A computed fold for a 117-nucleotide RNA from Ottowia testudinis, annotated as Glycine riboswitch aptamer. The prediction has a mean pLDDT of 80.
RNA sequence: GAAAAUUCUGCUGGAGAGAGGCCGCUGCCCACACCGGGACGGGCGGCCCACCGAAGGGGCAAGGCGCGCGCAUUGGCGGCGUUGAAUCUCUCAGGUAAAGAGGACAGCAGGGUUCCA
Numbered sequence: 001g002a003a004a005a006u007u008c009u010g011c012u013g014g015a016g017a018g019a020g021g022c023c024g025c026u027g028c029c030c031a032c033a034c035c036g037g038g039a040c041g042g043g044c045g046g047c048c049c050a051c052c053g054a055a056g057g058g059g060c061a062a063g064g065c066g067c068g069c070g071c072a073u074u075g076g077c078g079g080c081g082u083u084g085a086a087u088c089u090c091u092c093a094g095g096u097a098a099a100g101a102g103g104a105c106a107g108c109a110g111g112g113u114u115c116c117a
Stems, first nucleotide, its partner, number of pairs: 001115001004114010018049001020048007028038003050096003056092001057090003063083005069078003
């Protein structure tokens, strides 16, 4: 130092899917000697079922590369191995009212590294 790649920080935008069932503890109301009763889409935890995919994670196609493999023979076909992407796929993790949090990705601003001088 124009650009490119990559990474970090800040701001902004950012989807999907049950306010599920059962149980326990607890909060609220009533009563109270004890036992208890009531309402609630309250809070926390456990188990179970259903679902979502855009934290993270797993999987793979064409193609590339390789082979003391098979068939062929002027440069080929097959097989095996390796490499190989995602917003695809899996659903481990995570998530499923609103709010909050998270959120791939995107825009803006700034810093670092690679690279060049």